[in-house]
RNA sequence: UGCAGAGUAAAUGUUGUGCGUAAAGUGCCGCAGGAUGGAAUGUCGCCUGCGGACGAAGGAAUUAUUCCGCGGUACAACAUUGCAUUCGCUGUG
Numbered sequence: 001u002g003c004a005g006a007g008u009a010a011a012u013g014u015u016g017u018g019c020g021u022a023a024a025g026u027g028c029c030g031c032a033g034g035a036u037g038g039a040a041u042g043u044c045g046c047c048u049g050c051g052g053a054c055g056a057a058g059g060a061a062u063u064a065u066u067c068c069g070c071g072g073u074a075c076a077a078c079a080u081u082g083c084a085u086u087c088g089c090u091g092u093g
Stems, first nucleotide, its partner, number of pairs: 001093005010081009019071003028052007038087005058068004
């Protein structure tokens, strides 16, 4: 110095355990803040807080619970996918 590669946030799927179904959550909009390959900067994306609009699938046993469902539901494990620029890292010429 050339070439090749690994690694983030997170997404999807499966399984498990919960939560809600007496409506929280999810999703949408606005504002503010934050974390984002090992380092620096940072967008899409992600997370948090506040505010706003919207508003759902129950049924059976049965009498305080269980079961079957339902929810763009939460978390965990596993699988697959997964950084733009510069430097670094690994392999190789």
Molecule: THF (Tetrahydrofolate) riboswitch aptamer